[in-house]
Context: one part of a larger RNA
RNA sequence: UUGGGCGUAAAGAGAGCGCAGCGGUCUUUCAGUCGAAUGUUAAAACUCCCGGCUUAACUGGGAGAGGUCAUUCGAUACUGUUAGACUCGAGAGCAGUAGGGGGAGAUGGAAUUCCCGGUGUAGCGGUGAAAUGCGUAGAUAUCGGGAGGAACACCAGUGGCGAAAGCGGUCUCCUUGGCUGUUUCUGACGCUUAUGCUCGAAAGCGUGGGGAGCGAACAGGAUCAGAUACCCUGGUAGUCCACGCUGUAAACUAUGAGCACUUGCCAUAGGGAGUAUCGACCCUCCCUGUGCCGAAGCUAACGCGUUAAGUGCUCCGCCUGGGGAGUACGGUCGCAAGACUAAAACUC
Numbered sequence: 001u002u003g004g005g006c007g008u009a010a011a012g013a014g015a016g017c018g019c020a021g022c023g024g025u026c027u028u029u030c031a032g033u034c035g036a037a038u039g040u041u042a043a044a045a046c047u048c049c050c051g052g053c054u055u056a057a058c059u060g061g062g063a064g065a066g067g068u069c070a071u072u073c074g075a076u077a078c079u080g081u082u083a084g085a086c087u088c089g090a091g092a093g094c095a096g097u098a099g100g101g102g103g104a105g106a107u108g109g110a111a112u113u114c115c116c117g118g119u120g121u122a123g124c125g126g127u128g129a130a131a132u133g134c135g136u137a138g139a140u141a142u143c144g145g146g147a148g149g150a151a152c153a154c155c156a157g158u159g160g161c162g163a164a165a166g167c168g169g170u171c172u173c174c175u176u177g178g179c180u181g182u183u184u185c186u187g188a189c190g191c192u193u194a195u196g197c198u199c200g201a202a203a204g205c206g207u208g209g210g211g212a213g214c215g216a217a218c219a220g221g222a223u224c225a226g227a228u229a230c231c232c233u234g235g236u237a238g239u240c241c242a243c244g245c246u247g248u249a250a251a252c253u254a255u256g257a258g259c260a261c262u263u264g265c266c267a268u269a270g271g272g273a274g275u276a277u278c279g280a281c282c283c284u285c286c287c288u289g290u291g292c293c294g295a296a297g298c299u300a301a302c303g304c305g306u307u308a309a310g311u312g313c314u315c316c317g318c319c320u321g322g323g324g325a326g327u328a329c330g331g332u333c334g335c336a337a338g339a340c341u342a343a344a345a346c347u348c
Stems, first nucleotide, its partner, number of pairs: 004319003007302002012316001014199004021191002024086004030080003033075007046064007089189001090186003093182005101175007108152001113147007123134002160167002204245006213239002218234004256315006264293001266291009297304002321348003330341004
């Protein structure tokens, strides 16, 4: 429960694709809708009037009203339907354009580690201070050669791209989306979306590879009253690749998507027009994005403020005191870990 909300108090699903729902302008047709007439709407009941029991309840008579349906005739604003048309929404074409958007392959240099060789000798390393550790079987340092894995300094930016997760050395191939200009074409093809399907960081799981550095667990050294930690020396899973699973995050802008309207300033990225010029800058304007500050307005305040949390419309999701509890049980999914769905007793 015909109510109020969802940035921070409870509440926007992690993101997308998609049936029902909602939907632009004009003409037309009829259905819904509205009106009139006729019929129907048993009696009782209801309203009014008159009457009968002493009154009333009760009851007899008369009149009226009401709703539905059917037929006929009208009205045509709205919604729908039929038929037709339109171009502003949407899409396509053409001409440009920016980009770490995605996939595959190839390749480069710096650095760490390890191995081999040279020089060289007693320390190195580490810390608040130390010790464990490494080193006369020659370490650290330094020079030359080699191996292997992972990540790409500077450029780099409140900058770019992507639906989100996310994406950064260089080159090649394949490929998605955007923006600008034109107004050539289609002619409402649109918006949203329960169930469903797909994508989805890190960690984790399965099989097979790989393993330089880092590094849960673990071991040792310290610290401490203790120290199952913080610090140090090591170090296994993992981190990397291929295929499959998992499906969660402070998955955050803690702000669902779309459309329209509502003073502005500044910065920045992409494109265009104008002005200017020999040309390029500069400057002005338009569109699209990213930010900062702020009119009105909103807000409990903080703050938001044309990228709204302002003003409206459409559709979806979600909330309803704290704890118990995002738990139990049941179900579905998963190899498992667990995920999703989701109470109650009791208590304040």

A computed fold for a 348-nucleotide part of an RNA from an uncultured bacterium, annotated as small-subunit ribosomal RNA, central domain. The coordinates come from a structure-prediction model, not an experiment, and the mean pLDDT is 84. Its Rfam family is "Bacterial small subunit ribosomal RNA". Gene Ontology terms of the family: structural constituent of ribosome and ribosome.